[in-house]
Context: one part of a larger RNA
RNA sequence: UGGCGGGGGAGCACCACAAGGGGUGAAGUCUGCGGUUCAAUUGGAUUCAACGCCGGAAAUCUCACCGGGGGUGACGGCAGAAUGAAGGCCAAGCUGAAGACUUUGCUGGACGAGCCGAGAGGAGGUGCAUGGCCGUCGUCAGCUCGUACCGUGAGGCGUCCUGUUAAGUCAGGCAACGAGCGAGACCCGUACCCUUAUUUGUCAGCCUACUUCUUCGGAAGUAGAGACCUAUUAAGGGAACUGCCAGUGAUAAACUGGAGGAAGGAGCGGGCAACGAUAGGUCAGUAUGCCCCGAAUCUCCCGGGCUACACGCGGACUGCAAUGAUCGGUACAGAGGGCCCCGACUUCGAAAGAAGGAGGAAAUCCCUAAAGCCGAUCCUAGUACGGAUUGUGGGCUGAAAUUCGCCCACAUGAAGCCGGAAUCCCUAGUAAUCGCGUGUCAUUAUCGCGCGGUGAAUAUGUCCCUGCUCC
Numbered sequence: 001u002g003g004c005g006g007g008g009g010a011g012c013a014c015c016a017c018a019a020g021g022g023g024u025g026a027a028g029u030c031u032g033c034g035g036u037u038c039a040a041u042u043g044g045a046u047u048c049a050a051c052g053c054c055g056g057a058a059a060u061c062u063c064a065c066c067g068g069g070g071g072u073g074a075c076g077g078c079a080g081a082a083u084g085a086a087g088g089c090c091a092a093g094c095u096g097a098a099g100a101c102u103u104u105g106c107u108g109g110a111c112g113a114g115c116c117g118a119g120a121g122g123a124g125g126u127g128c129a130u131g132g133c134c135g136u137c138g139u140c141a142g143c144u145c146g147u148a149c150c151g152u153g154a155g156g157c158g159u160c161c162u163g164u165u166a167a168g169u170c171a172g173g174c175a176a177c178g179a180g181c182g183a184g185a186c187c188c189g190u191a192c193c194c195u196u197a198u199u200u201g202u203c204a205g206c207c208u209a210c211u212u213c214u215u216c217g218g219a220a221g222u223a224g225a226g227a228c229c230u231a232u233u234a235a236g237g238g239a240a241c242u243g244c245c246a247g248u249g250a251u252a253a254a255c256u257g258g259a260g261g262a263a264g265g266a267g268c269g270g271g272c273a274a275c276g277a278u279a280g281g282u283c284a285g286u287a288u289g290c291c292c293c294g295a296a297u298c299u300c301c302c303g304g305g306c307u308a309c310a311c312g313c314g315g316a317c318u319g320c321a322a323u324g325a326u327c328g329g330u331a332c333a334g335a336g337g338g339c340c341c342c343g344a345c346u347u348c349g350a351a352a353g354a355a356g357g358a359g360g361a362a363a364u365c366c367c368u369a370a371a372g373c374c375g376a377u378c379c380u381a382g383u384a385c386g387g388a389u390u391g392u393g394g395g396c397u398g399a400a401a402u403u404c405g406c407c408c409a410c411a412u413g414a415a416g417c418c419g420g421a422a423u424c425c426c427u428a429g430u431a432a433u434c435g436c437g438u439g440u441c442a443u444u445a446u447c448g449c450g451c452g453g454u455g456a457a458u459a460u461g462u463c464c465c466u467g468c469u470c471c
Base pairs, nucleotide, nucleotide: 008471009470010469011468012467013466016462017461020426021425022424023423024422027318028317029316030315031314032313033312034311035309036308043054044053065304066303067302068301069300070299071298075117076116077115078114080111087107088106089105091103092102093101121293122292124291125290126289130287132282133281134280135278136277137276142181143180144179145178146177147176149156150155160173161172162171163170186271187270188269189268190267192238193237194236195235196234197233207224208223209222210221211220212219213218241264244258245257246256247255248254320419324378325377326376327375328374329373330372336367337366338365341360342359345356346355347354348353385416390411391410392409393408394407395406396405432454433453434452435451436450437449438448439447
C1' cells in the first nucleotide's frame, strides 16, 4: 500500500430480506450430467460463473469413439527398372462385398514406397506457452494523471467530512487546484403532436353496376371510379428542462407534494460499458509456439456407438381437475418466413395425408391463433380427470426408419387426489396464463430466440439473513 476479521460505522440489491404472487423438491415423460455397463457407449464444461451448455434436436453424413476393409510419401539420396516399372483385367480362392490380396495368365509401355531422410495431413497433447472471443467480480462506481503541498522514504493529499444522488451525481467545507477513463451525455426502439410523401396499405359517406331478401319504406353483400377524411408506412421537426407552484433543507445541492401535460423528475425498454483481476472457459470454430503420430494418431468406405440402465442430481413439459374436461357454434393479433420454397382452391380419404394446382422472389399471393364468448353434457368418482405404457392398422421424409425418426386412427388406460427438509423467480403491461412465428431442419422441438392476446397480488420499507461498495 493492499487483503482479511465470528471489529465498528455509513449506504445499497427481489441473482438479499420483509409484504405478497407463482413454482421446484412427490408423480409420469422429455432433456443434460454423474455413476455403472460396454468392443465403443468420443471429448470438453463441475459453487454462484458446469448440468435443454459447446447454437450439441447425432438414423447415414456430422464423428472426434468401437469392429472390419481400402488409399496416401512433394522433394532428395541409395538400391530396382526396355532381361518390361506404375497401372488395367477373365476365372478361381479369400471376403459382409470387392484384381484389396493370392494363384495362373494376358495387357500395358516408363517410372518407381523396397531402404534412408524430408514432408502433406492430424477433432493427437498442452487454454499452466499464446492470439482472438467470451463468462464472472459488475443490474458495480470505481480507476488514475499533471502541478502544488506533506513525509528521510515506501507513500499520502486530491479521491476526505456534511448533506444529496442510480452514480467519485451534485452542492457546501477543506492544502489543494485542475484534468482524463468510467457514470452521465450518446445511439436504437417505444409513448404524444406537426409537416412532407404514401403503393401493393386505409375507413366512412356520396356515385355507378350486379346479386339476394323485403312488411315495398328500404336493408345487406360484391365489384368499379374519383376526390377527401381517418389509419398505416418512413423521412424531417417539435415536445420534458425540476421549466412552474407550495413545503422541507444551510438561502445550496436536492427531496416531498401539486398543477398543466400524451409523458414527470433517468418517461419506459434496450445497445455501448473503465483501470484491472480470475493461471475462469475455449488448441473441438478459426489462428498459433512447442511436443507427438507420420504409412498411421493421416484419409475413404461399410456396420455399430454417442440413444445402454440396479441407481443419484439439475432444468423443463404434462398433470393431479369443476376458475375444469368434452362437444357444437362464434370473435379478435403481432412479429416473422417463403423458389429443390409458401402453397389458396378443387377432388379423394374418418384422419395423418394423397392427386391436381391459381397466385407469390412479396405492405400485392401464401403460412396464421389460442385462451375468450354463447349453448349443451358431465356431478366429485382415480371419474367423460390424467395421459404414460403396450398392441394392431395406416401415412410422411429419406438410398435406408431394426438398433434409432415424426404423424394419424382404433384399442389399452400406469403413476398421480397438490408434494418433507430445503430452495428458485418476480415490483406493471411485470408475475401468472394463452397461443403464434422463427433458428436448427430431407424428416423430427416439451429447446433457444422473438411476437402478440388476457392480465393480477403486495412493498414504496429495512439491513435481521445472503452479499456488494465506502470510511
Predicted 3D model of a 471-nucleotide part of an RNA (small-subunit ribosomal RNA, 3' major domain) from an uncultured archaeon.